Predicted 3D model of a 106-nucleotide RNA (SAM riboswitch aptamer (S box leader)) from Virgibacillus salinus. Model confidence (mean pLDDT): 82 of 100. RNAcentral holds the sequence, with entries from Rfam. The source organism's lineage runs through Bacteria, Bacillati, Caryophanales, Bacillaceae and Virgibacillus. Its Rfam family is "SAM riboswitch aptamer (S box leader)". About the family: The SAM riboswitch is found upstream of a number of genes which code for proteins involved in methionine or cysteine biosynthesis in Gram-positive bacteria.
[in-house]
């Protein structure tokens, strides 16, 4: 990097450095010198993997370890398809696309 698969409306921030952008993309809407993004330290959340405990099993619990995460639902919408309402075009919902993370594989 590619493929498969599970999850994504819950949850959880302080300090130091530094100094202008950032929220993947496009549109919107936001955050940001009352200091963004980023790096580091410490703390926390969660429970995907490992471990441990319980269970006949499903599964549940726990959190030392491997990841992940700690503005806003993945911030909202999206290519394509479907269902419903209404005269149209629109609206709502579902699937899905795209993305993120874990696990496995090449």
């Nucleotide at each position: 990097u590619u493929c498969u698969u599970a999850u994504c409306a819950a949850g959880a921030g302080a300090g130091a450095c530094g100094g202008a952008g950032g929220g993947a993309u496009u549109g919107g809407c936001c955050c940001u010198g009352u200091g963004a993004u980023g790096u580091c330290u410490c703390a926390g959340c969660a429970a995907c993997c490992c471990g441990c405990c319980a269970u006949a099993a499903c599964u549940g619990g726990u959190c030392c370890g491997g990841u992940g995460c700690u503005a806003a639902a993945u911030c909202c919408a999206a290519a394509a398809g479907g269902u419903a309402a209404c005269a149209a075009g629109u609206u709502a919902c579902c699937u899905g696309a795209a993305g993120a993370u874990g696990a496995g594989a090449a």